[in-house]
RNA sequence: AGAGUUUGAUCCUGGCUCAGAGCGAACGCUGGCGGCAGGCUUAACACAUGCAAGUCGAGCGGGUGUAGCAAUACGAAAGCGGCAGACGGGUGAGUAACGCGUGGGAACGUACCCUUUGGUUCGGGACAACUCCGGGAAACUGGAGUUAAUACCGGAUAAGCCCUUCGGGGGAAAGAUUUAUCGCCGAUGGAUCGGCCCGCGUCUGAUUAGCUAGUUGGUGGGGUAACGGCCCACCAAGGCUCCGAUCAGUAGCUGGUCUGAGAGGAUGAUCAGCCACACUGGGACUGAGACACGGCCCAGACUCCUACGGGAGGCAGCAGUGGGGAAUAUUGGACAAUGGGCGCAAGCCUGAUCCAGCAAUGCCGCGUGUGUGAAGAAGGCCUUCGGGUUGUAAAGCACUUUCACUCGCGAAGAUGAUGACGGUAGCGAGAGAAGAAGCCCCGGCUAACUCCGUGCCAGCAGCCGCGGUAAUACGGAGGGGGCUAGCGUUGUUCGGAAUUACUGGGCGUAAAGGGCGUGUAGGCGACUUUGACAGUCAGGCGUGAAAGCCCCUGGGAAUUGCGCUUGAUACAUGGAGGCUAGAGUUCGGGAGAGGAGAGUGGAAUUCCCAGUGUAGAUGUGAAAUUCGUAGAUAUUGGGAAGAACACCAGUGGCGAAGGCGGCUCUCUGGACCGAUACUGACGCUAAGGCGCGAAAGCGUGGGGAGCAAACAGGAUUAGAUACCCUGGUAGUCCACGCCGUAAACGAUGUGCGCCAGCUGUCGGGCAGUUUACUAUUCAGUGGCGCAGCUAACGCAUUAAGCAUCCCGCCUGGGGAGUACGGUCGCAAGAUUAAAACUCAAAGGAAUUGACGGGGGCCCGCACAAGCGGUGGAGCAUGUGGUCUAAUUCGAAGCAACGCGCAGAACCUUACCAGCCCUUGACAUACCGGUCGCGGAUUCCAGAGAUGGAUUCCUUCAGUUAGGCUGGACCGGAUACAGGUGCUGCAUGGCUGUCGUCAGCUAGUGUCGUGAGAUGUUGGGUUAAGUCCCGCAACGAGCGCAACCCUCGCCCUUAGUUGCCAUCAUUCAGUUGGGCACUCUAGGGGGACUGCCCGGUGAUAAGCCGGAGGAAGGUGGGGAUGACGUCAAGUCCUCAUGGCCCUUACGGGCUGGGCUACACACGUGCUACAAUGGCGGGGACAGUGGGAUGCGAAGGGGCGACCCCUAGCUAAUCCCCAAAAACCGUCUCAGUUCGGAUUGUUCUCUGCAACUCGAGAGCAUGAAGUUGGAAUCGCUAGUAAUCGCAGAUCAGCAUGCUGCGGUGAAUACGUUCCCGGGCCUUGUACACACCGCCCGUCACACCAUGGGAGUUGGUUUUACCCGAAGACGGUGCGCUAACCGCAAGGAGGCAGCCGGCCACGGUAAGGUCAGCGACUGGGGUGAAGUCGUAACAAGGUAGCCGUAGGGGAACCUGCGGCUGGAUCACCUCCUU
Repeated sequence: AGAGUUUGAUCCUGGCUCAGAGCGAACGCUGGCGGCAGGCUUAACACAUGCAAGUCGAGCGGGUGUAGCAAUACGAAAGCGGCAGACGGGUGAGUAACGCGUGGGAACGUACCCUUUGGUUCGGGACAACUCCGGGAAACUGGAGUUAAUACCGGAUAAGCCCUUCGGGGGAAAGAUUUAUCGCCGAUGGAUCGGCCCGCGUCUGAUUAGCUAGUUGGUGGGGUAACGGCCCACCAAGGCUCCGAUCAGUAGCUGGUCUGAGAGGAUGAUCAGCCACACUGGGACUGAGACACGGCCCAGACUCCUACGGGAGGCAGCAGUGGGGAAUAUUGGACAAUGGGCGCAAGCCUGAUCCAGCAAUGCCGCGUGUGUGAAGAAGGCCUUCGGGUUGUAAAGCACUUUCACUCGCGAAGAUGAUGACGGUAGCGAGAGAAGAAGCCCCGGCUAACUCCGUGCCAGCAGCCGCGGUAAUACGGAGGGGGCUAGCGUUGUUCGGAAUUACUGGGCGUAAAGGGCGUGUAGGCGACUUUGACAGUCAGGCGUGAAAGCCCCUGGGAAUUGCGCUUGAUACAUGGAGGCUAGAGUUCGGGAGAGGAGAGUGGAAUUCCCAGUGUAGAUGUGAAAUUCGUAGAUAUUGGGAAGAACACCAGUGGCGAAGGCGGCUCUCUGGACCGAUACUGACGCUAAGGCGCGAAAGCGUGGGGAGCAAACAGGAUUAGAUACCCUGGUAGUCCACGCCGUAAACGAUGUGCGCCAGCUGUCGGGCAGUUUACUAUUCAGUGGCGCAGCUAACGCAUUAAGCAUCCCGCCUGGGGAGUACGGUCGCAAGAUUAAAACUCAAAGGAAUUGACGGGGGCCCGCACAAGCGGUGGAGCAUGUGGUCUAAUUCGAAGCAACGCGCAGAACCUUACCAGCCCUUGACAUACCGGUCGCGGAUUCCAGAGAUGGAUUCCUUCAGUUAGGCUGGACCGGAUACAGGUGCUGCAUGGCUGUCGUCAGCUAGUGUCGUGAGAUGUUGGGUUAAGUCCCGCAACGAGCGCAACCCUCGCCCUUAGUUGCCAUCAUUCAGUUGGGCACUCUAGGGGGACUGCCCGGUGAUAAGCCGGAGGAAGGUGGGGAUGACGUCAAGUCCUCAUGGCCCUUACGGGCUGGGCUACACACGUGCUACAAUGGCGGGGACAGUGGGAUGCGAAGGGGCGACCCCUAGCUAAUCCCCAAAAACCGUCUCAGUUCGGAUUGUUCUCUGCAACUCGAGAGCAUGAAGUUGGAAUCGCUAGUAAUCGCAGAUCAGCAUGCUGCGGUGAAUACGUUCCCGGGCCUUGUACACACCGCCCGUCACACCAUGGGAGUUGGUUUUACCCGAAGACGGUGCGCUAACCGCAAGGAGGCAGCCGGCCACGGUAAGGUCAGCGACUGGGGUGAAGUCGUAACAAGGUAGCCGUAGGGGAACCUGCGGCUGGAUCACCUCCUU
C1' cells in the first nucleotide's frame, strides 16, 4: 500500500467481498512445562448452608464460671451507655439529568484529627438489667417492685458565641484512675469530607410542533446546615420552544480501551474517580453524616414456620445451589503483610486484603533433542518405466540433559516478635533420548500440485464460482505451504471505505437543481477616516487526580480543553464620520404574439332554405359499414351558429416560469438605450410562509360548428377489447370556484467578478462619410472555436472554465415514490415518506462486431428479357412413413434425399432365423507332440459349416546328424486376439459451406486515459484492398492477379504405327519414295491498354471507339479455396483417447432380408406427337478401352445370340455401327403417337436368376392430348438437341464421369425478391434477431400492509379509597425532674381530627407490541399457460402527466419532450 467481482473488450460511476489489528468470547480438532493477568457479557431470576461488623469492664449496675482453704486473681453471655454499623465489599436496574466531564461560584455543615483560647461548679428524678406475678405454640410481651452511670434533667457561671426593637435577652460540662494520663463543655482557626448554584460539553427520532397553573415573577411568611416556589398566602401573567421545547426510544458517566497516518469511528470488562440502586413501592427515625445492602415502620408479590390465633425472611458481600445460556471457577488457607473499626493497651473483628485451587481464556518464555550419516535402504506416492520424490529424513555411530522425574539443602517477603503462601522460589546430586506435535490450507484473490474415486450425484463455497466420465475447486492418498501448544471456525468492533467526504465527495447524460417567482428568519456582504478590542494573534499564571500512553530511569518535558490576566490592532466586527463604482430615483426616447377588459373582420368546415342536375357518392392497401331516386355527391344564391386566426413567420420578439399570434380601443406590468441631477450600501441569497402554475380532471351555470376518450358498427387478423374506416358522447369554448401535477427540460438553482477570438441576427446609441456602408458601444439571441474542464460525449464570456456567497438535493439495484401516520383536496389524488425481504449487480459514456420489416453505393442467371424444364402421366432411383423375425447403418434447409453405393441373386453384409466354434478366422510369446506343408480323387452323415473314412502325387532349407535350428502343422495353458459396439460434443486426418466472395492481418509511427482507431477511410476506377490521386501515415505479409495445365495462331525439331503436294504403283497411302501439308509431342514466339491513333478523364489510373492482328482489353476452360464460421459431416475408409463385450456385442455356415407397399417428397428417363412416327438409302466425329481381354472377316438364327477362328502386348489389330442430318410415306386420331402392364417362347452371364438379373421374338397395348399453386437451369460454341466411350462389373445404368455432332434466343435496366461486399446510422443484442424481453393467469415458499376483534405493556385526565409517616390542630384521658406552701401551672405523652400521600379501584382516552378468519399487493422459484408491449423506424417512434377503456402486456383522447429513425406503399406469432 491494495485486490476480486457488472462488459466480447474499455473507461467511469457504484455497491458487494477479501487480505490487517483487536476481544471478559464460544465451538471443533489437538495438548509438555512455567511466569503474569483476566474469568456470569444471559435471569437487577429464585436462593439451602456457612461466613462477610463489631468493639470498649480505663463509663455503669451486676454477675455465671475457673483457680484458690480463704483473701483474692482472671473472666464468658445478656443489659444500660459510648464509638463504629453512612466506610470497606457488590451491581448497573433506573437515569438524557447539573447525572457525569470540565471550569468557576457563594448562602452552608463537618464526628474522629490539628492549632489557639476559656472552662470542667452545685443538685435532682428515673429506666433496663434483676426479683415476683402473668399472656403466648412461637416470635415476643403485659403488670408490680428495686438500682448505677461518661444515660437523663434543673440551677450557677459566660472570655468567646447566638438573638435583639440596641433597652436587653439566651445558652455548657463527666468523669475514670495509685500516678502518669485519657476524657468532657464553650469558642476560634485549620485540615478533610460533604451539601448547594452557574457557564460549556454530553445518543437517536419532526411519520413527536407546540409545552407549561406552583407554571414564570414579585411581596410577606414558613422551612432547611444553607440559597431558592423548596413549601404556603396574596398579587401580576408570565416562562420554554425550529440554535428543536414537549413526547417517544435507547443508555450509568468519565479517566481510559480497541482501531486508525491522522481527523475520526466503535466501546465504557478488569484498575481508578463520580453517580444510582439494595425483593418491588412509599415513609420517616437515630445520627456529625442515611431517608441507611447484612437498621426500623407500612403496603405488595414470593418463600418458609405455625398449635391457624399469628409470626419470620431478603447473597446486585465471599464461597456455593437451582434456573437461563454458546458460555464464565473452590461451599479452600490466613489475618504473616497492606489497610479499616473499637479500645489507654494487650487485643478482638475483618470472604477488605494477601495467598492457594480450577479451565490453554489471553500475553510472554522454554522444551519436545544435538552432531555425523548415501547403499541416496525399505515402504509409500508418481512415472514418459529411464527414473523422480518423501530424503540426511530414518536406521546406524558419537554426544548433551533445558523442562519434566527422584533425592538432599533451602530463602527474601519482617524494623524487635509474628510467614497463610510453603518444604514454595532457588541451589546441589542422579538416571536416561529418555515422558512431550498438532491444526489449517494448496482454482484466482493468496504462499503451496499430482494420482485415484465420484459423475450437476455426493458435496464445496468469504467473493468470483467448482461438480453433467480425463475435477490442481468435491472425498481419499502422496507431496507441498503457513502457523505452532496451539490451529481453524463463528460472532463482534475499527480499518481498508475519499462508501456521509471537517481533514476529504458530488448533482447536463451515472443517484442527485426545488415547475417558477416574491419575500420573513438566518447566512454572506463596496471604498475611506477614526477611536474600541468581544472574534483573531502573541505571552504569563492556575487547572487539566492517580493509573494507563510516550520517553527511559537521572528526573523532567510537552500537550488540542477550561478559567484568570497582560499586550498587538492588519483582517473581520460593532460605534462615530465621509464617499459613489453596487443598488435605486428623475428626464427624454424607441421595440415587443407581456397581461386584463370591451368591440369588430374575412376565409373555411358544418347545418338549414331555394335553384340547376342525375346516379352514384364517400372511404381504403383493398373493401365494407355509411349517405343517396323521399334526389345524395357536384354546383349556384341566401341564411344560422360556434371555434380557430392562412400568408406575414424568422435557431425573430415578449414574459419569472407555465405561456403568448386577425384587427381596433381602454387600462396596465416589466425590460432596453441616452442624459443630467439626487439618495448614499438602501445589497445578494433565501429554510418555513405567500402567490403564479400546460394539459387532463372536478363543481355550478351557459355554449356546442369542427375534432373527439368512452361507446357502436365495418374491416384486418389465428384472435384484434388495437393500428385503418363510418358514426359518436363527455370534453375541447365562456363565466366563477377547485386541483397543483408534466420529458413543468438547457434533464444545467440564483447573484457578482475574472479568463483568446471569428461570424450571423433582434432593439437602441454614437462617429465617419460615397446614403449605402465602415468603425465602435450597450443589452439580448444563435453558430464555430482556443486555453481550461470532463469518465467520455461534450461545454467553452449565454461555461459544464477560474473563484466567491446563499439555497435545494444525492449516497447500490429491486421492494417503492409504495405501506402506515400526518397535512391538503368535493373527488381523482397530491405532498411528506419507511421497513421486512431479496440480488451481486443495476447504471453512464464510448469501442469492436452482429442485427434492423434504417439509409447510400456496388456486384452475382439475383431479378428482369429470353430458351428449355420440374410440379400433372407411366416407369426408374433415393428418402420419409408404414410393415416386418430382419426390412443393417449413416446423411437432414440451402450445404440430406440417382448421397456413402464406380453397380445387394450367393459373396458383398454390418441386419434377422437356425446350426456350430471358444487362445479363437488374424498377430506375438511359452510348453508338449509330429516333420513337413500342400494338392488332387472317392465314399458316408449333414442344409452347410463341420465331422469321419479312403486313395494318389509330392517329400523344404541349414546341419555338429540330436527335432539341433529356421519353418510348418496338431494339442494345451496363459498373457492376449477380436468388435462395422458407444462417444464426430474427447480427437487426428479428410471433406462440405459461406465463396474464387475480396477480403484478413501484423511491424514501426501517430491519435485516444483506454477498449481501440489510423493504415484498410475519402475522390475516381476495376472482375478484384485492381490501380491512380489525396491523406499521419510509411513500408509489408496471407489472399486477388500472374507464374502451372489445356484449347485457339505462327515458327522450329523429329517423322512411325501418322500424312500424300510432287514422281511411280495399287482394288485400297497397298507399296517405293518423300516429310512440304495434316497430325503427333518436345521447344519457342505471340497480347502488353502497348513510345499506334482519336475522344473522355485531372496532364493520373482508367474508360469508349478505331487500326493492326489468329486472338483485344482477364482471349475460352481447368487446377489453385486467405483469416475464419457452422461443437457442420465422418469413430461404418483409416488412425486414435476413454468406456463397454470376452463360450460373446468375437468367429464360421445355410436360408432369408437390405428389392416389402395404402401413401408422401426429391432427382431422373420416356412421352403426350407432324420441328414428329415409320420405312429407305447408307454421309460426317472425338474421347477412351482391350490378353481368364477386344474379337474382324466368314457362316447359322426373324432376333437376343451362336459356331468358327484372323489380327492385336495395340497412332499398326479390334471395340467402331456414330446419331441427329437426307429422301419417301403417314395427315391430327388416344392415332402408323405413347409404350406401361400382362401372356408366352427364347438368349446370355453365373454353382445358382423363385423371392431378385439383363436381353430377344410374337401377342397385349394402360396412363398420357403440354401439366394448379409453386419452382429449377442457362449469357455462346452456352442453352437446347443428338449419339459415342469409360469406371464399377461374371451379369446388370434412365445414374455418374468424359467425348464430340447440330446449334439458338435474350439482357431495356437495377425499382423489387435472394445472397454478398463497402460506408454510414440506431440498438436494452455479444450463445450476437433462431437475440433480448413485458404483464396477467396457475403452483410452491418467504417477508409484509389492511382486518371484525382479542391479549398485554406504558402513559394521561377526572373521581373514589387513604396504610405507615412527618406536619398542623385538639388534647375534659395520662404525666418523675422545672415553678408553686398548696390548689395548680409550664411542658410532655397517648388518643382524636385535618390536609398531604404509596398501593388499590372506577371511567374515558393516547401510544406501543403480540395473535387474528379473511384479504391486498410484493419478492423468489424447473424448460407451466396466454399473448408480443419494449430494444432496429421493434414492424402504430418511444416516453412523461392526466382521463377513460380492456384477460394481460397495453390501447385511445388531450397537452408536452427528443432521451426518435428516415427521401416513399395493408397486416403477418415464436425460438